Notes: A computed fold for a 113-nucleotide RNA from a Beijerinckiaceae bacterium, annotated as TPP riboswitch aptamer (THI element). The coordinates come from a structure-prediction model, not an experiment, and the mean pLDDT is 77. The organism belongs to Beijerinckiaceae, within Bacteria. Of the family's consensus pairs, 96% are formed in the model.
RNA sequence: GCAAGGCAUCAGGGGAGCUCCGAAGUGCAGGGGCUGAGAUGCGGGCGGCAAGCCACGCGGACCCUUUAGCUGAUCUGGGUAAUGCCAGCGGAGCGAGGUGAGCGAUGUUUUCA
Numbered sequence: 001g002c003a004a005g006g007c008a009u010c011a012g013g014g015g016a017g018c019u020c021c022g023a024a025g026u027g028c029a030g031g032g033g034c035u036g037a038g039a040u041g042c043g044g045g046c047g048g049c050a051a052g053c054c055a056c057g058c059g060g061a062c063c064c065u066u067u068a069g070c071u072g073a074u075c076u077g078g079g080u081a082a083u084g085c086c087a088g089c090g091g092a093g094c095g096a097g098g099u100g101a102g103c104g105a106u107g108u109u110u111u112c113a
Stems, first nucleotide, its partner, number of pairs: 001108002005103001007100004011065004017034005027049002040059004044054003069094003075088004
């Protein structure tokens, strides 16, 4: 003098799919199954009967800050009741980090005597 990583702290990023049963029209509820860390509580908007869509607001859990996630992608192969289920693509491109302390370190490196 010392990295990755860990810890503390403050801050930031992200996704929420597939499927079955099924009350109802003053309604559009409720429950189950698959994968997963996590398949969302309340509110709002649109539409019209498909038991729909948007993902707009506030919040919660969870994951991630370069092994989250998004894009390519209405992709390729396999498998499934079905799906971004598994694998490939993929060391791809994009993508959100600062600070603190003998945690790492009774270690290790260099120099001097």